[in-house]
A computed fold for a 72-nucleotide RNA from Candidatus Amesbacteria bacterium RIFCSPLOWO2_01_FULL_49_25, annotated as transfer RNA. It was read from a public genome assembly. Rfam family: tRNA. Lineage of the source: Bacteria > Bacteria candidate phyla > Candidatus Amesiibacteriota. Its mean pLDDT, the model's own confidence on a scale to 100, is 84.

RNA sequence: GGGCGGAUAGUUCAAUGGUAGAACGCAUUCCUGAUAAGAAUGAGGCUCGUGGUCCGAUUCCACGUCCGCCCA
Numbered sequence: 001g002g003g004c005g006g007a008u009a010g011u012u013c014a015a016u017g018g019u020a021g022a023a024c025g026c027a028u029u030c031c032u033g034a035u036a037a038g039a040a041u042g043a044g045g046c047u048c049g050u051g052g053u054c055c056g057a058u059u060c061c062a063c064g065u066c067c068g069c070c071c072a
Base pairs, nucleotide, nucleotide: 001071002070003069004068005067006066007065010024011023012022013021018055026042027041028040029039030038048064049063050062051061052060
């Protein structure tokens, strides 16, 4: 320099156009003599940035930033 993939909750990941979910973690409660385990409930993200398309964008398009892989 060229090609490809990725960026969404504290972490790991879903969501292929219609108000963003799960697991683990966290908080409260129950349970226990007390923990762990288990059960219930809850908090927590306007989705990397800027534009564009669309009635509507996490999703499609362009550019940029960062990370990874391959080629040179």